[in-house]
RNA sequence: GGGCCCGUAGUCCAGUGGUAAGAUGCCGCAUUCGCAUUGCGGAGGCGGGAGUUCGAUUCUCCCCGGGUCCACCA
Numbered sequence: 001g002g003g004c005c006c007g008u009a010g011u012c013c014a015g016u017g018g019u020a021a022g023a024u025g026c027c028g029c030a031u032u033c034g035c036a037u038u039g040c041g042g043a044g045g046c047g048g049g050a051g052u053u054c055g056a057u058u059c060u061c062c063c064c065g066g067g068u069c070c071a072c073c074a
Stems, first nucleotide, its partner, number of pairs: 001070007010024003018054001026042005047063005
């Protein structure tokens, strides 16, 4: 330098053109003499930019970061 894959909440991950699901963690309430457990509720997220579209997390392009393979130099 080139090919491919990936980037979604603090962490792990699902989703896929129509206002993002779950687990765990966090906060509150209930339960308890108290803690833990359990139940209920809540906050919290699509790497950045541009384009296509009525509408983009999703499709296209560029960039950034990570992984992998190949090539080149040494």
The RNA shown here (transfer RNA) has 74 nucleotides and comes from a Candidatus Portnoyibacteriota bacterium. Its Rfam family is "tRNA". The coordinates come from a structure-prediction model, not an experiment, and the mean pLDDT is 82. The sequence is in RNAcentral, with records from ENA.